Predicted 3D model of a 73-nucleotide RNA (transfer RNA) from Austrofundulus limnaeus.
[in-house]
RNA sequence: GGUUCCAUGGUGUAGUGGUAAUCACAUCUGUUUCACACACAGAAGGUCCUGGGUCCAAAUUCCAGUGGAACCA
Numbered sequence: 001g002g003u004u005c006c007a008u009g010g011u012g013u014a015g016u017g018g019u020a021a022u023c024a025c026a027u028c029u030g031u032u033u034c035a036c037a038c039a040c041a042g043a044a045g046g047u048c049c050u051g052g053g054u055c056c057a058a059a060u061u062c063c064a065g066u067g068g069a070a071c072c073a
Base pairs, nucleotide, nucleotide: 001072002071003070004069005068006067007066010025011024012023018056027043028042029041030040031039049065050064051063052062053061
């Protein structure tokens, strides 16, 4: 330098155009316990990497950028 892939709560993930973005772990509160843990119930936490385009409608499609990974040279 070229090609391909990835970017979604704190971490890891689901979500192939239709409108309150999923789940698990973690965190917080309550129940339970002498206490802790487990278990159960509930809560908070996301401008879906950035900017623009397409569309009635974009996490999803297109372009550019940024960051990361693999391969080729």

Its Rfam family is "tRNA". Rfam classes the family as a transfer RNA. Model confidence (mean pLDDT): 82 of 100.